Model confidence (mean pLDDT): 77 of 100. Predicted 3D model of a 350-nucleotide RNA (Bacterial RNase P class A) from a Gammaproteobacteria bacterium. The gene name in the source record is rnpB. The sequence is in RNAcentral, with records from ENA.

RNA sequence: GGAGCCGGUCAGGCAGUCGCUGCACCUUCGGGUGUGGAGGAAAGUCCGGGCUCCACAGGGCAGGGUGCCAGGUAACGCCUGGGCGGCGCGAGCCGACGGAAAGUGCAACAGAGAGCAGACCGCCGAUGGCCCGUCAGGGUACAGGCAAGGGUGAAAGGGUGCGGUAAGAGCGCACCGCGCGGGUGGCAACACGCCGCGGCACGGUAAACCCCACCCGGAGCAAGGCCGAAUAGGGACGCUAUGGUGUGGCCCGCACCGCGUCCGGGUAGGCUGCUUGAGGUCGGCAGAGAUGCCGAUCCCAGAUGAAUGGCUGUCCACGACAGAACCCGGCUUAUCGACCGGCUCCUGAU
Numbered sequence: 001g002g003a004g005c006c007g008g009u010c011a012g013g014c015a016g017u018c019g020c021u022g023c024a025c026c027u028u029c030g031g032g033u034g035u036g037g038a039g040g041a042a043a044g045u046c047c048g049g050g051c052u053c054c055a056c057a058g059g060g061c062a063g064g065g066u067g068c069c070a071g072g073u074a075a076c077g078c079c080u081g082g083g084c085g086g087c088g089c090g091a092g093c094c095g096a097c098g099g100a101a102a103g104u105g106c107a108a109c110a111g112a113g114a115g116c117a118g119a120c121c122g123c124c125g126a127u128g129g130c131c132c133g134u135c136a137g138g139g140u141a142c143a144g145g146c147a148a149g150g151g152u153g154a155a156a157g158g159g160u161g162c163g164g165u166a167a168g169a170g171c172g173c174a175c176c177g178c179g180c181g182g183g184u185g186g187c188a189a190c191a192c193g194c195c196g197c198g199g200c201a202c203g204g205u206a207a208a209c210c211c212c213a214c215c216c217g218g219a220g221c222a223a224g225g226c227c228g229a230a231u232a233g234g235g236a237c238g239c240u241a242u243g244g245u246g247u248g249g250c251c252c253g254c255a256c257c258g259c260g261u262c263c264g265g266g267u268a269g270g271c272u273g274c275u276u277g278a279g280g281u282c283g284g285c286a287g288a289g290a291u292g293c294c295g296a297u298c299c300c301a302g303a304u305g306a307a308u309g310g311c312u313g314u315c316c317a318c319g320a321c322a323g324a325a326c327c328c329g330g331c332u333u334a335u336c337g338a339c340c341g342g343c344u345c346c347u348g349a350u
Base pairs, nucleotide, nucleotide: 001346002345003344004343005342006341007340008339009338010337012315013314014313015312016311017310018309020037021036022035023034024033025032026031039321043332044331046330047329048328049327050326051220052219053218054217063216064215065214066213067212068082069081070080071079072078083097084095085094086093087092098211099210103209104208105205106204120150121149122146123145124144127143128142129140130139131138132137158176159175160174161173162172163171177200178198179197180196181195182194183192184191185190224272225271226270227269234263235262236261237260238259239258243257244256245255246254247253279298280297281296282295283294284293285292286291316319
């Protein structure tokens, strides 16, 4: 100098002017002054929790979720560290990563054969058959043998080499791999160029059913609570012409109608829930880290037809994605660009 990896920060600045809105104060009730006013994702609503109401003795079934190990946390499907596997020269990155020697199922096409398999091409034909023969043997490929080589496939029943054989084959041996038992290290996952045994199977698939372990009640701030008209219903008591209407031939009776007071539910509407919180900043301590504890300090949107904006000037690197609606922890997705820290690889000079 170039290429790259990981972690983090910022998200146009300043000034003027005109507005919008929460709160406090003042007010002649018109308003005025001061102060605060979006994000790293406010997004998707995919997980987890707080809060609220409903349900609930306990346990089981069903259903759903999670799934290497240890730790962190209010909790998680998140985070940290570790293990194993894969990728990368490397810094690093990625992984639904329990169980297939419980059971059931599935494997299209191709292929001879796809589960305790198979012989298409191929190799052999020692042995038996047949043919030739100068009786040494040669030939053929009928019986038969083989699974090394080719071929099919995502996958074909360990690999390399030597021996062995008619040709071959864990058939034998060495090394590697694998399985079982033990030992050692580690909390564990797991590891071991530690020991012994076994020629060597028990193939793949569980985001297929299933098995195992653990977790899970439902609904959501339009939750929930309080106040509460007009009008129309409901209930109780009282009043009145001893009233009207209906039933009926008439009386009694029964039903309905008026006025007043009180009570209750509830609609519109208003208030609340509402932002001080698993909170921010700084420092110290514990820890490898996620994180936890302690101290100091700060208050940092809270709207509800729903504010957070418009214009002008100026500077620069010319400004991306995007707008809170009960709150918080995550994940995922979108995003112009700039900066900081740590690290890797290549090249050059000294």